[in-house]
RNA sequence: GGGCUCAUAGCUCAGUUGGUUAGAGCGUUUCCUUGACAUGGAAAAGGUCGGUGGUUCGAGUCCACUUGAGCCCA
Numbered sequence: 001g002g003g004c005u006c007a008u009a010g011c012u013c014a015g016u017u018g019g020u021u022a023g024a025g026c027g028u029u030u031c032c033u034u035g036a037c038a039u040g041g042a043a044a045a046g047g048u049c050g051g052u053g054g055u056u057c058g059a060g061u062c063c064a065c066u067u068g069a070g071c072c073c074a
Stems, first nucleotide, its partner, number of pairs: 001073007010026004019057001028044005050066005
């Protein structure tokens, strides 16, 4: 220098051919249960999907550039 893969909640991940509220498990907070803890039950907070721009009525999803990580070739 060329190519491929990945980036979504604090962590691990899902997200169907672009479609109307962006989710799960674990964790955190509050409440119930207990003498207390654990387990169990109920609820809540937490994200503008790595960044910028574009296409579109509509983008986590498509396109361009770019950042970081990993791999292959030279």